[in-house]
RNA sequence: GGGGAUAUAGCUCAAUUGGCAGAGCGUCUAUUUUGCAUGUAGAAGGUUAUCGGUUCGAAUCCGAUUAUCUCCA
Numbered sequence: 001g002g003g004g005a006u007a008u009a010g011c012u013c014a015a016u017u018g019g020c021a022g023a024g025c026g027u028c029u030a031u032u033u034u035g036c037a038u039g040u041a042g043a044a045g046g047u048u049a050u051c052g053g054u055u056c057g058a059a060u061c062c063g064a065u066u067a068u069c070u071c072c073a
Base pairs, nucleotide, nucleotide: 001072002071003070004069005068006067007066010025011024012023013022019056027043028042029041030040031039049065050064051063052062053061
């Protein structure tokens, strides 16, 4: 220098290929207990890496950029 992959909640990952952004763990509150743990109920938490484009509608399609990993030279 060139090719490819990944980027979504605090962490690990989904989202059936364009149509309401979710799960597990974690955090908080209530309850259960003499207390802790477990269990139960509920809640908070997201500019879907960044910037643009296409579309009635984009995490998803297109372009550029950034970061990490990988292959070739």